[in-house]
RNA sequence: UGCAAAAAGAAAGCGCCAUGUACCUCAUGAUCGGAAAGAUGAGGUUAACGAGGAGAAGAGUUUAUCGAAAAUUCGGCGGAUGCUCUUCCAUGCUUCUUUGGGCGUGAGAUGUAUCGAAAAAAACUAUGGGCAACUGUAGAACAAAUACGAUGCAACCAAAGAAA
Numbered sequence: 001u002g003c004a005a006a007a008a009g010a011a012a013g014c015g016c017c018a019u020g021u022a023c024c025u026c027a028u029g030a031u032c033g034g035a036a037a038g039a040u041g042a043g044g045u046u047a048a049c050g051a052g053g054a055g056a057a058g059a060g061u062u063u064a065u066c067g068a069a070a071a072u073u074c075g076g077c078g079g080a081u082g083c084u085c086u087u088c089c090a091u092g093c094u095u096c097u098u099u100g101g102g103c104g105u106g107a108g109a110u111g112u113a114u115c116g117a118a119a120a121a122a123a124c125u126a127u128g129g130g131c132a133a134c135u136g137u138a139g140a141a142c143a144a145a146u147a148c149g150a151u152g153c154a155a156c157c158a159a160a161g162a163a164a
Stems, first nucleotide, its partner, number of pairs: 014078004020074001022045007049067003055088007089106005095162007110154007124139006
């Protein structure tokens, strides 16, 4: 260094790039004063920047929330806490409790409106590696949404019991 086996670890803007596009280097032929561009071949590079996100089980589905950026962060494959449905558990709606049902929701747990708060990384800079595309490490500024906080409006039926 290679091969085989075993064990452990590693993820959700997460993983991968077989022949896509783009970008870089080299080579080749023609044209040409020369060069560039283009064509062909070979070898490489990049291919999502963070925030946010799980009641349990099962099934289905794929463009599954938010903003930042010099916008290829294009495209392809796979996956994912999303979404829909069923069951179970829990929970909001009556002065209170229990049971059953109804309409919603998910331990931050009803719907809706308004206001408010908190809060990032890359880009960038410095330094190192590479002929280059590009890349390692360190530092620093600036978001939005969201299950956060406050206020307002609106949200059942029946039986039994209790309290006033």
Notes: This is a predicted structure of a 164-nucleotide RNA (glmS glucosamine-6-phosphate activated ribozyme aptamer) from Anaeromicropila herbilytica. The coordinates come from a structure-prediction model, not an experiment, and the mean pLDDT is 75.